The part of an RNA shown here (small-subunit ribosomal RNA, central domain) has 352 nucleotides and comes from an uncultured bacterium. Rfam family: Bacterial small subunit ribosomal RNA. Gene Ontology terms of the family: structural constituent of ribosome and ribosome. Its mean pLDDT, the model's own confidence on a scale to 100, is 87.
Context: one part of a larger RNA
RNA sequence: UUGGGCGUAAAGAGCUCGUAGGUGGUUCGGUAAGUCGGAUGUGAAAUCUCCAGGCUCAACCUGGAGGGGUCAUUCGAUACUGCCGUGACUAGAGUUCGGUAGGGGAGUGUGGAAUUCCUGGUGGAGCGGUGAAAUGCGCAGAUAUCAGGAGGAACACCCGUAGCGAAGGCGGCACUCUGGGCCGAUACUGACACUGAGGAGCGAAAGCGUGGGGAGCGAACAGGAUUAGAUACCCUGGUAGUCCACGCCGUAAACGUUGGGCACUAGGUGUGGGACUCUAUCGACGGGUUCCGUGCCGUAGCUAACGCAUUAAGUGCCCCGCCUGGGGAGUACGGCCGCAAGGCUAAAACUC
Numbered sequence: 001u002u003g004g005g006c007g008u009a010a011a012g013a014g015c016u017c018g019u020a021g022g023u024g025g026u027u028c029g030g031u032a033a034g035u036c037g038g039a040u041g042u043g044a045a046a047u048c049u050c051c052a053g054g055c056u057c058a059a060c061c062u063g064g065a066g067g068g069g070u071c072a073u074u075c076g077a078u079a080c081u082g083c084c085g086u087g088a089c090u091a092g093a094g095u096u097c098g099g100u101a102g103g104g105g106a107g108u109g110u111g112g113a114a115u116u117c118c119u120g121g122u123g124g125a126g127c128g129g130u131g132a133a134a135u136g137c138g139c140a141g142a143u144a145u146c147a148g149g150a151g152g153a154a155c156a157c158c159c160g161u162a163g164c165g166a167a168g169g170c171g172g173c174a175c176u177c178u179g180g181g182c183c184g185a186u187a188c189u190g191a192c193a194c195u196g197a198g199g200a201g202c203g204a205a206a207g208c209g210u211g212g213g214g215a216g217c218g219a220a221c222a223g224g225a226u227u228a229g230a231u232a233c234c235c236u237g238g239u240a241g242u243c244c245a246c247g248c249c250g251u252a253a254a255c256g257u258u259g260g261g262c263a264c265u266a267g268g269u270g271u272g273g274g275a276c277u278c279u280a281u282c283g284a285c286g287g288g289u290u291c292c293g294u295g296c297c298g299u300a301g302c303u304a305a306c307g308c309a310u311u312a313a314g315u316g317c318c319c320c321g322c323c324u325g326g327g328g329a330g331u332a333c334g335g336c337c338g339c340a341a342g343g344c345u346a347a348a349a350c351u352c
Stems, first nucleotide, its partner, number of pairs: 004323003007306002012320001014202004021195003025089003028085004033081002035077007048066007092192001093189003096185005104178007111155001116150007126137002163170002207248006216242002221237004259319006267297012301308002325352003334345004
């Protein structure tokens, strides 16, 4: 390269935006680049195929015919693709209007429960902890209990195979600012779309820098146990950290281990958000239809099986990323990034 793949065997980039590029709705006219056809030229010889002939056959050799690919010129065809048109359209996409749900984001303020600490009262010998203990705390009055105060962090119940967000993620309450979605309606724009190499932004936890903060928890560390040992599991303490502001880091089993978009292909049953409708005088509730989301079960089909199955792993199209035996190795070297830790890119020898 041809081909085959990527839920679990190797393989979907953590996520989004978006440049180039690739791809692209309906219709009219033109053009004729792609495409298709004819003609001419070229396509050396040998080789190849067929026929005939020559070596006694064959291989081999000789002659003839054919084929092949590419290109150029020229004449045509116009279905499809491309290109051109201040051509047209509205089913894609977007805008407008009216509603609507939500732990979506940022900031400010505020509330109660609980832990810890401090002060005071009551009280008087233990408390704590474990499998059992000990270290530890306690007559300098602990634990328990009552009152008051301080401070930090997290928000029980509600809480839900519930919701929102692109992902990471998001949960007391109120206010301010702000993003997106969904439903319904008609008016407008008129293909403005999809994907996206590079690139940019966001990105849990841990970690780093500067300055704060520090209740609880708690790497490291110390002690007590356990044990043959115990650099652990258990216990008593406890520093970084966890929290805040600003700046870095840029990785995760960043997982649905399943890239994005569009279309098509039986159903059943929950649940969240809308709209319409039926029934009762009004109306909750309930039934039906429909759109969007989120689960379970299941037909066809697919799959190595497990399983997936209108939220596809089915059937197709478009675009991107990635895989190619195990180890060596996501390592070395080089480059780029970073304060560092390290990250990204990424081999080979050798070996099985």